The prediction has a mean pLDDT of 80. Transfer RNA from an uncultured Verrucomicrobiota bacterium, 76 nucleotides, folded computationally. Rfam family: tRNA. By type it is a transfer RNA.
[in-house]
RNA sequence: GGGAGUAUAGCUCAGUUGGUAGAGCAAGUGACUCUUAAUCACUGGGUCGUGGGUUCGAAUCCCUCUACUCCUACCA
Numbered sequence: 001g002g003g004a005g006u007a008u009a010g011c012u013c014a015g016u017u018g019g020u021a022g023a024g025c026a027a028g029u030g031a032c033u034c035u036u037a038a039u040c041a042c043u044g045g046g047u048c049g050u051g052g053g054u055u056c057g058a059a060u061c062c063c064u065c066u067a068c069u070c071c072u073a074c075c076a
Stems, first nucleotide, its partner, number of pairs: 001072007010025004019056001027043005049065001051063003
């Protein structure tokens, strides 16, 4: 230099054909009793990496850029 993949909640990850963004863990609150805590219930938490495009409608399709991972080529 070329190619491929990944980016979604604090963390790890789902998300079908484009049609209301979710789970587990963590956090907070409450209940309970077996009290460094466990169990149960509830609550909060998202520019879906950036910018743009297509569309009535985009996490999803297209383009650009950024970060990371992998493969490959070249130089030494």